Record summary:
The prediction has a mean pLDDT of 80. This is a predicted structure of a 74-nucleotide RNA (transfer RNA) from a Candidatus Omnitrophota bacterium. It matches the Rfam family "tRNA". Gene Ontology term of the family: triplet codon-amino acid adaptor activity.

RNA sequence: GGGGCAGUAGCUCAGCUGGGCAGAGCGCGACGAUGGCAUCGUCGAGGCCGAGGGUUCAAGCCCCUCCUGCUCCA
Repeated sequence: GGGGCAGUAGCUCAGCUGGGCAGAGCGCGACGAUGGCAUCGUCGAGGCCGAGGGUUCAAGCCCCUCCUGCUCCA
């Protein structure tokens, strides 16, 4: 320098062919059960989906550029 993959919650990841208020598990907070811890249950907070543009009535999803990580080739 060229190719491929990934980037969504604090962490690990889903998100089907563009259309429902963006989800799960773990973690975190509150409450309940227990004498207490652990544990279990219920409820809740937390994201503008790596950045910037574009297409579209509508973009996490499509297109372009850039950034970061992993990987292959040279």